């Protein structure tokens, strides 16, 4: 000096949570506080993983609606109320895919870096 490693000291970061006439559809992010933890818990979404769904496609469910077969009733001239299935429409929800996005404090790999006892 380099690598593994992690005692001490100095300094650093900041989970949950709180605040916001901050951002986003959302995952989440930003700022201030906070202080569970962190020796790479510094950087970056490269691989896996987890999460989101404004948009597109497919499919299912619920409700409403359109259509009005038709039992019985009223009427008996037209009809009146009731009312099934299918198709179409609207709203909401579930699931899958595409595309896009979020998380590096989930794991691996990449890049960079402070201190120096055993």
């Nucleotide at each position: 000096g380099u690598c593994c490693c992690g005692a001490a000291a100095a300094g650093g970061c900041a989970c949950a949570c709180c605040u916001g006439a901050g951002g986003g559809a959302g995952a989440c992010c930003c700022a201030g506080g906070g202080c569970c933890g962190c020796a790479a818990c510094g950087c970056a979404a490269c691989g896996g993983g987890c999460c989101c769904u404004c948009g597109c496609g497919a499919u299912c469910c619920u409700u409403c609606u359109c259509u009005g077969a038709c039992a019985g009733g009223c009427a008996g001239g037209c009809g009146c109320a009731g009312g099934a299935a299918u198709c179409g429409g609207a709203a909401g929800g579930g699931c899958c895919g595409c595309a896009g996005g979020g998380c590096u404090g989930c794991c691996g790999g990449g890049c960079u870096g402070c201190c120096g006892a055993a």